[in-house]
RNA sequence: GCGGAUGUAGCUCAGCGGAAGAGCGCCGGACUUGGUCCGGAGGUCGGGGGUUCAAUUCCCUUCAUCUGCA
Repeated sequence: GCGGAUGUAGCUCAGCGGAAGAGCGCCGGACUUGGUCCGGAGGUCGGGGGUUCAAUUCCCUUCAUCUGCA
């Protein structure tokens, strides 16, 4: 330099056009104090732009990490 993959909650990940969830963790509560159960908070979906009535999802660009080739 060229190509590919990944980027979503504090962590690990799902969701592939109809508007974001799970597990763990965190906060509060109940109980038989062993953990279990119930409730709750937390997200500009890496950034910018485009397509669309509607974008985490499709397109372009850019950034970061990993990787293949030179």
Transfer RNA from Mesorhizobium delmotii, 70 nucleotides, folded computationally.
Its Rfam family is "tRNA". By type it is a transfer RNA.
The same sequence occurs in records of 2 taxa.
The source organism's lineage runs through Bacteria, Pseudomonadota, Alphaproteobacteria, Phyllobacteriaceae and Mesorhizobium.
Its mean pLDDT, the model's own confidence on a scale to 100, is 83.